[in-house]
RNA sequence: UCGUGCUAGACGGGGGACUAGCAGUACCCUGUGACCCGCAAUCUGCUUCAGCGGGGUUGAAUCCCCAACCGAGGCGCCGCAUUGUCGGGAACGGAUCGGAGCGGCCAUGUUGAUGGCCGGGUCCCGCGCAACAUCGGCCCCCUAACCCCGCCAGGACCGGAAGGUAGCAACGGCGUGGGGUGUCCGGUGGGUGUUGCGGAGUCGCCUGGCCGGAAUGGCUGUAACGGGACCCGCCCGGGAACGUGUGCGUCGGAGAAGGGUGCACGA
Numbered sequence: 001u002c003g004u005g006c007u008a009g010a011c012g013g014g015g016g017a018c019u020a021g022c023a024g025u026a027c028c029c030u031g032u033g034a035c036c037c038g039c040a041a042u043c044u045g046c047u048u049c050a051g052c053g054g055g056g057u058u059g060a061a062u063c064c065c066c067a068a069c070c071g072a073g074g075c076g077c078c079g080c081a082u083u084g085u086c087g088g089g090a091a092c093g094g095a096u097c098g099g100a101g102c103g104g105c106c107a108u109g110u111u112g113a114u115g116g117c118c119g120g121g122u123c124c125c126g127c128g129c130a131a132c133a134u135c136g137g138c139c140c141c142c143u144a145a146c147c148c149c150g151c152c153a154g155g156a157c158c159g160g161a162a163g164g165u166a167g168c169a170a171c172g173g174c175g176u177g178g179g180g181u182g183u184c185c186g187g188u189g190g191g192u193g194u195u196g197c198g199g200a201g202u203c204g205c206c207u208g209g210c211c212g213g214a215a216u217g218g219c220u221g222u223a224a225c226g227g228g229a230c231c232c233g234c235c236c237g238g239g240a241a242c243g244u245g246u247g248c249g250u251c252g253g254a255g256a257a258g259g260g261u262g263c264a265c266g267a
Stems, first nucleotide, its partner, number of pairs: 001267006009058003012030004020047005035055005064260003069255001073251005078245003082241002085238005092233003096227003101222008115211008124199005129193002132189006138182001139180004148173003156165003
């Protein structure tokens, strides 16, 4: 160096997620020359040589191993843009409130506007009056059959008689108590009053008289200007979603170009 037979290894890789960590299933990227069966997200299998079990192919280099280059793509951070959200602010704009002035419409007004002067009322206080309520008086009724008065029929008693005595009822009266009534009299009272007199008050409202002689009121448009508030714009800050970047970091498929790696036998 050549040939034959084997072995390690290989038969996809990567990212994020999950996990103490590694790997697998599932997701994404890449890629194909990209073995087969079983298992598994409320997971499955393992422990730094970090899927497990079974079967098969290839096999020392195009194929296995290694670092650097390049770079699809992923992830983190940062910046920016957009759209929601939360907190704060009040310089400006919108909205909102008031609104001089200017304009429009309607109404009142020479049968006298706005305004001015003099009164009255409305409100309050005092004293009356009226009405009401209540108490008392006056008046009326009932009321002591004896224990109030007068007069006392009948009857009773005394007497020979004339006559006398006491005395019930009725009648009249007084008193006590109760009740009633009112164009009557007096006292008292107050969320009484088309009421009288006096005082006080008179901002407003109503009303009478006088002066004077032309305005006055309502609605509405616009608006100088002013007010407060924070509804919106706006300003400041926080956080979220989504997008974006010759940005920073990190991992990195494919690719290209290098290096490394056996054993036995025979010639």
The prediction has a mean pLDDT of 76.
A computed fold for a 267-nucleotide RNA from an Armatimonadota bacterium, annotated as Bacterial large signal recognition particle RNA.
The RNAcentral record of the sequence draws on ENA.
It is recorded under the gene name ffs.
NCBI's taxonomy places the organism under Bacteria, Bacillati, Armatimonadota.
Its Rfam family is "Bacterial large signal recognition particle RNA". It is annotated as a non-coding RNA gene.
The model forms 91% of the base pairs in the Rfam consensus.